[in-house]
RNA sequence: CACGAAAAAGGCAAACCUCUCGAAAGGGGGGGACGCAAAGCCAUGGGUCUAAGGUCGCGCAAACUGCGGCUAUGAUCGCCGGGUUACCGAAU
Numbered sequence: 001c002a003c004g005a006a007a008a009a010g011g012c013a014a015a016c017c018u019c020u021c022g023a024a025a026g027g028g029g030g031g032g033a034c035g036c037a038a039a040g041c042c043a044u045g046g047g048u049c050u051a052a053g054g055u056c057g058c059g060c061a062a063a064c065u066g067c068g069g070c071u072a073u074g075a076u077c078g079c080c081g082g083g084u085u086a087c088c089g090a091a092u
Stems, first nucleotide, its partner, number of pairs: 002092001003089002011036002016031006034078001040084003044081003047076003053071006
């Protein structure tokens, strides 16, 4: 350095509940543990989710409201890569 023990110490915390921010996806606090050896950090490539705004269509006498399609500049690192930093130390 790789690696990751039926090891030890310590760490994180899914679903769900609750408060809160957000148009939403989702984020943050508290409770709670399904899991996690980077489930620390970075949206950099791919994926996925959302669609406020934009745009196209439907509809209407017309405009608005409304409904539907597309769209990330939004979100997710606990989807997979990549980058970067790090606790412990059996075997190899």
The RNA shown here (c-di-GMP-I-GGC riboswitch aptamer) has 92 nucleotides and comes from Paenibacillus sp. yr247. Model confidence (mean pLDDT): 87 of 100. Its Rfam family is "c-di-GMP-I-GGC riboswitch aptamer". A reference for the family is Weinberg et al. (2017), "Bioinformatic analysis of riboswitch structures uncovers variant classes with altered ligand specificity", Proc Natl Acad Sci U S A.